[in-house]
The prediction has a mean pLDDT of 81. This is a predicted structure of a 473-nucleotide part of an RNA (small-subunit ribosomal RNA, 3' major domain) from an uncultured organism.
Context: one part of a larger RNA
RNA sequence: UGACGGAGGCCCGCACAAGCGGAGGAGCAUGUGGUUUAAUUCGAUGAUGCGCGAGGAACCUUACCUGGGCUUAAAUGUAUAUUGACGUACUGAGAAAUCAGUAUUUCUUCGGACAAUUUACAAGGUGCUGCAUGGUUGUCGUCAGCUCGUGCCGUGAGGUGUCGGGUUAAGUCCCAUAACGAGCGCAACCCCUACUUCUAGUUACCAGCAUUUCGGAUGGGGACUCUAGAGGAACUGCCUACGCAAGUAGAGAGGAAGGUGGGGAUGACGUCAAAUCAGCACGGCCCUUAUGUCCAGGGCUACACACGUGCUACAAUGGCCGGUACAGAGGGCAGCUACAUAGCAAUAUGAUGCUAAUCUCAAAAGCCGGUCUUAGUCCGGAUUGGAGUCUGCAACUCGACUCCAUGAAGCUGGAUUCGCUAGUAAUCGCACAUCAGCAAUGGUGCGGUGAAUACGUUCCCGGGCAUUGUACA
Numbered sequence: 001u002g003a004c005g006g007a008g009g010c011c012c013g014c015a016c017a018a019g020c021g022g023a024g025g026a027g028c029a030u031g032u033g034g035u036u037u038a039a040u041u042c043g044a045u046g047a048u049g050c051g052c053g054a055g056g057a058a059c060c061u062u063a064c065c066u067g068g069g070c071u072u073a074a075a076u077g078u079a080u081a082u083u084g085a086c087g088u089a090c091u092g093a094g095a096a097a098u099c100a101g102u103a104u105u106u107c108u109u110c111g112g113a114c115a116a117u118u119u120a121c122a123a124g125g126u127g128c129u130g131c132a133u134g135g136u137u138g139u140c141g142u143c144a145g146c147u148c149g150u151g152c153c154g155u156g157a158g159g160u161g162u163c164g165g166g167u168u169a170a171g172u173c174c175c176a177u178a179a180c181g182a183g184c185g186c187a188a189c190c191c192c193u194a195c196u197u198c199u200a201g202u203u204a205c206c207a208g209c210a211u212u213u214c215g216g217a218u219g220g221g222g223a224c225u226c227u228a229g230a231g232g233a234a235c236u237g238c239c240u241a242c243g244c245a246a247g248u249a250g251a252g253a254g255g256a257a258g259g260u261g262g263g264g265a266u267g268a269c270g271u272c273a274a275a276u277c278a279g280c281a282c283g284g285c286c287c288u289u290a291u292g293u294c295c296a297g298g299g300c301u302a303c304a305c306a307c308g309u310g311c312u313a314c315a316a317u318g319g320c321c322g323g324u325a326c327a328g329a330g331g332g333c334a335g336c337u338a339c340a341u342a343g344c345a346a347u348a349u350g351a352u353g354c355u356a357a358u359c360u361c362a363a364a365a366g367c368c369g370g371u372c373u374u375a376g377u378c379c380g381g382a383u384u385g386g387a388g389u390c391u392g393c394a395a396c397u398c399g400a401c402u403c404c405a406u407g408a409a410g411c412u413g414g415a416u417u418c419g420c421u422a423g424u425a426a427u428c429g430c431a432c433a434u435c436a437g438c439a440a441u442g443g444u445g446c447g448g449u450g451a452a453u454a455c456g457u458u459c460c461c462g463g464g465c466a467u468u469g470u471a472c473a
Stems, first nucleotide, its partner, number of pairs: 001473002003470003007467001009465005015457002019420005026312008034303002042053002064298007076122004081117004087104007106113002124287002127285003133281002135276003138272001140270001145184006151160003164175003190264004195232007205221002209219003235258001238252001239250004314413001318372007330361003335354002339350004379410001384405007426449007
């Protein structure tokens, strides 16, 4: 100087407390461990692994296993030699890859070009090492810290500045001061959102006027909504109290918004030899008729069990039936599909609009009425049988969906444990990426309805500051 302390002090954080809803019990989904297996490919492992890489494992993917092939090879280049091929179609063998046969088969200025094959040289490797690395990422932590120049102090390591008194979300600012300044962080600058002005008016809008098939449908309008571009607006600016100041307090005024208005992006010096050689790149090592490569089938989906994360429930604030209303953000041409018809339905057939503010996918909880009356039930839907639909060469291993039948566990969950402070939690649906299809209950977004509680900082956890102890570095 650090680090550590079951050392004391100050401060902060959904850290505790106060509340609300969960997990831990059940069934299922999914990931992991273990076991099994020919293979169940590999990686991730306290917090910081476990719905993680994977934003789509039937084939492919695919790296694994079994079997069948190839050896300049899947691609590209140079050189050599040969040929008019290669490809396509058909036939045969085969599980296919591939092999064999038949037919067909370039241009030309005749120099060659082009293509294929042969040979030679460069290949290839998801093989090892993340403890050789780059790049990227997690975490402490959006915590308020981490440093430098000059000066001063100290023999020196180093200190000072960065401490002290206040204050702040903040090393934020003020005062004081052997320090004076500066940098990376903080804040601001950026984006969205809340209010408003101007500009513009189609595909959006419709106040007034006219038409009307009563639908902004048509003429028309530029007001409103909205769209999207440029501005304004918030600064403790004003008032009161306290204070030297910074600032703090106020159900203060004004204001759409008040003291960082709300949210996002943004992650300092560094820590964990943290993660990744399987995204990519790259040093070294290893394989080279195989650890490379092509193909078929299987596996990654196994199942005594254990754990994590979720979904659905156990019901009446509910289930079922009928009627009826209101979003935002997205997607759409090998696509989204109105509408009609058929079907109980998944869906099919026909047909129309839309390369989209034009057409379309397209809401649910809610509201109104009816029924069920506390029951393993008209709760719950696992499991299983049957019949189908769709995608796709192909749904046996191993897809989703529909209908009929079946109707398991489960009556609120031990110790313990997680999230959340406001348009939040809870609850309700919608969309998208990936994608032929889908195992999505996952992920990322979007809106609808919409709470309770916070006395306080003694305690638990994590962090910051200075102090103190130390046999630690």